Small-subunit ribosomal RNA, 3' major domain from an uncultured bacterium, 475 nucleotides, folded computationally. The RNAcentral record of the full RNA draws on ENA.

Context: one part of a larger RNA
RNA sequence: UGACGGGGGCCCGCACAAGCGGCGGAGCAUGCGGAUUAAUUCGAUGCAACGCGAAGAACCUUACCAAGGCUUGACAUACACCGGAAACGGCCAGAGAUGGUCGCCCCCCCGUGGUCGGUGUACAGGUGGUGCAUGGUUGUCGUCAGCUCGUGUCGUGAGAUGUUGGGUUAAGUCCCGCAACGAGCGCAACCCUCGUUCUAUGUUGCCAGCGGGUUAUGCCGGGGACUCAUAGGAGACUGCCGGGGUCAACUCGGAGGAAGGUGGGGAGGACGUCAAGUCCUCAUGGCCCUCAUAGGUGGGGGUACACACGUCAUACAAUGGCUGGUACAAAGGGUUGCCAACCCGCGAGGGGGAGGUAAUCCCACAAAGCCAGUCGUAGUCCGGAUCGUAGUCUGCAACUCGACUACGUGAAGUCGGAAUCGCUAGUAAUCGUGGAUCAGAAUGUCACGGUGAAUAAAAUCCCGGGUCUUGCACA
Numbered sequence: 001u002g003a004c005g006g007g008g009g010c011c012c013g014c015a016c017a018a019g020c021g022g023c024g025g026a027g028c029a030u031g032c033g034g035a036u037u038a039a040u041u042c043g044a045u046g047c048a049a050c051g052c053g054a055a056g057a058a059c060c061u062u063a064c065c066a067a068g069g070c071u072u073g074a075c076a077u078a079c080a081c082c083g084g085a086a087a088c089g090g091c092c093a094g095a096g097a098u099g100g101u102c103g104c105c106c107c108c109c110c111g112u113g114g115u116c117g118g119u120g121u122a123c124a125g126g127u128g129g130u131g132c133a134u135g136g137u138u139g140u141c142g143u144c145a146g147c148u149c150g151u152g153u154c155g156u157g158a159g160a161u162g163u164u165g166g167g168u169u170a171a172g173u174c175c176c177g178c179a180a181c182g183a184g185c186g187c188a189a190c191c192c193u194c195g196u197u198c199u200a201u202g203u204u205g206c207c208a209g210c211g212g213g214u215u216a217u218g219c220c221g222g223g224g225a226c227u228c229a230u231a232g233g234a235g236a237c238u239g240c241c242g243g244g245g246u247c248a249a250c251u252c253g254g255a256g257g258a259a260g261g262u263g264g265g266g267a268g269g270a271c272g273u274c275a276a277g278u279c280c281u282c283a284u285g286g287c288c289c290u291c292a293u294a295g296g297u298g299g300g301g302g303u304a305c306a307c308a309c310g311u312c313a314u315a316c317a318a319u320g321g322c323u324g325g326u327a328c329a330a331a332g333g334g335u336u337g338c339c340a341a342c343c344c345g346c347g348a349g350g351g352g353g354a355g356g357u358a359a360u361c362c363c364a365c366a367a368a369g370c371c372a373g374u375c376g377u378a379g380u381c382c383g384g385a386u387c388g389u390a391g392u393c394u395g396c397a398a399c400u401c402g403a404c405u406a407c408g409u410g411a412a413g414u415c416g417g418a419a420u421c422g423c424u425a426g427u428a429a430u431c432g433u434g435g436a437u438c439a440g441a442a443u444g445u446c447a448c449g450g451u452g453a454a455u456a457a458a459a460u461c462c463c464g465g466g467u468c469u470u471g472c473a474c475a
Stems, first nucleotide, its partner, number of pairs: 001475002004471002007469007019423004026314001029311003033307001034305001042053002064300002067297001073123001077122007088103006105114002125289002128287001130285001134283002136278003139274001141272001146185006152161003165176003191266004196234007206223002210221003237260001240254005316416001320375007332363003338355001342351003382413001387408007429451007
């Protein structure tokens, strides 16, 4: 000087408390451990691994296993020699890879040409090992308020000071004081978005007033008022007032205002820590394999199952289930694609073909809600696992191993022990909608809106952090 203390002081955080909803019990989905296996590919392991890499394993992917095959190679460059082919198409053998056979080059500068094939040599290739050799990138403490430097001063020196102290703040934020005076990286602001308004522009958007038309609809003429869209401005700064206060600020209250004290949300992560993660994104040193640890094929596996754990979705019902009617979104996607009207089917879906390269057409009916009816506390008209049969769709192909539909079947489960998690407002809870990946395959994930609470504003304790100080047998 740091680190540490079941030392002390001060302060903060859904850390506790006050509340609301869960997890832990059930069956299911998914990931991991284990055991199993020819293989169950590999990585990730307290917080910070475990719906993680994987934004999507039937084949492919695929790295794993067994089988049958290949060796200058699936891919790159170069050289030497040889060939007239190669690709493609037909036939035969085969599970296929592949092998056999038949057909068939271009340029004209006719060769030491081009493309291609064969042989040979250099070499290719490796998701092989090392993340404790590395780059890049990411997590984490933590959006915590810290981390440093120049000059000066003090100290023999390591170092100190500044950065400590008194206040204050979300903040090393600001003020005052001070052997310090300044500065940098962080904080804040500048950026995006939501909330108000003005100006400009009105198509594909809108329809107040005028006219026309319809069973009906901005449907038509037209209009720019309104909504909305796209640009550019304005607006919030403790700026104003009152009580308290030296200052900075803070607190209580007020005015005006759409918004009030960082207005809400995002992006943005200092010096560093964990030899944290990643050599399987990529790049890369040295090591290893080179008739195989490379590369190709069909099949299997990653989906198995006495068990144990994590994370979800669904429930155990009446604030509910079912049946009928009826209302209101936002944000997205669409030409290998979205697919309307209409017809067929109980349905998944099939036929059909209009429109739209999209503020125009389509996906696309939002659902919870509201209005009626029914059920009457039951393992039920709750719950939907499991199983049987019959189908639909995608795809070369749904046996291992897809999703969905119909009919039947109708398991556990009556609110969950110890323990434990999230959340402070348009939040929790609850309800649907869309996207990426994608032929098909979400209860995951990323986004979007609808309805919409309770409680706290305290500092005693648990956890984590900041700062000052003290002890120290630690570095």